[in-house]
């Protein structure tokens, strides 16, 4: 340096839920909490998916499709950096 792994060691992050707060909402932020994660570090939402609001079309109806705006990176993917061990 490359590849593989997370058994060990040192650590890291923090799901659901609760409280407060912002938002029409998805959801975000802070505190608690700990399900899990070998990148659940960082970047990417013009790679794909999913979700929300609104408008339109079709429909008897709970729905589907499309436009616009927004959310999600712990949904998958891509880029990039990194601890330990083994080869």
């Nucleotide at each position: 340096g490359a590849c593989a792994g997370a058994a060990a060691a040192a650590g890291g992050c923090a799901a659901a839920c609760c409280u407060g707060u912002a938002g029409c909402g998805a959801u975000g932020c802070a505190g608690g909490g700990g399900c899990g994660c070998a990148a659940a570090g960082c970047c990417u939402a013009u790679g794909g998916g999913u979700c929300u609001g609104u408008c339109g079309u079709a429909g008897a109806g709970u729905u589907a499709c499309g436009g616009c705006a927004g959310a999600u990176a712990g949904c998958c993917g891509g880029g990039u950096u990194g601890c330990c061990u083994g080869u």

c-di-GMP-I riboswitch aptamer from a Fimbriimonadales bacterium, 87 nucleotides, folded computationally. The model forms 91% of the base pairs in the Rfam consensus. It matches the Rfam family "c-di-GMP-I riboswitch aptamer". About the family: GEMM was predicted in a large-scale screen for bacterial structured RNA regulatory elements.